[in-house]
RNA sequence: GAUUUAUAAAGAAGCGCGGAGAGACAGGCUCUGAGAAGCGCUAGCAACCACUCCCAACAGGGAAAAGGUGCUAAAUCCUGACUCCGGCCUGGAUGGUCCAGACCGGGAAAUAUAAAAC
Numbered sequence: 001g002a003u004u005u006a007u008a009a010a011g012a013a014g015c016g017c018g019g020a021g022a023g024a025c026a027g028g029c030u031c032u033g034a035g036a037a038g039c040g041c042u043a044g045c046a047a048c049c050a051c052u053c054c055c056a057a058c059a060g061g062g063a064a065a066a067g068g069u070g071c072u073a074a075a076u077c078c079u080g081a082c083u084c085c086g087g088c089c090u091g092g093a094u095g096g097u098c099c100a101g102a103c104c105g106g107g108a109a110a111u112a113u114a115a116a117a118c
Stems, first nucleotide, its partner, number of pairs: 001118001003116006013042005021031003025080004043072003048068002052063004076110001082107001084106004089101005
């Protein structure tokens, strides 16, 4: 880096170095010299993997958390990517009905993280 599966409205910050950007992308909006990114230390959150324990055992579930990751502004900050589905409204054509558009909800996609196997 590509693939598969799962999760993403909850939760959790201080200090030192640093010195202007950051929030993936586009638009918006926001954070930031009362100090951005990055790096380090400490603390914490969570419970994906591992370990341990419980539900007799597999599966499945629960607990715990000293190990491996992850995370600690804002819902993945919001919206968007599509040949998708449902609802509702408006307009047009119509014999039944169909077409177009707006809005609401969902899905997909995208992104992030974990685990697996490349």